[in-house]
RNA sequence: UGGCGACUAGUUCAAUUGGCAGAACGUCUGGCUCUGAACCAGAAGGUUGCAGGUUCGACCCCUGCGUCGCCAU
Repeated sequence: UGGCGACUAGUUCAAUUGGCAGAACGUCUGGCUCUGAACCAGAAGGUUGCAGGUUCGACCCCUGCGUCGCCAU
């Protein structure tokens, strides 16, 4: 310098052909318990890396940029 891939909740990851952003773990609250763990119920938590574009509508398509990884030089 070039190519490819990844980027979504605190963490690990989903989200089919563009159509209501979710799960598990964690956190918090309540139940249970002599207390705690486990278990049960509920809740909070998101500028979908950033900025634009296309579209009635974008995590998804297009362009640029950033970070990380791999390959080539």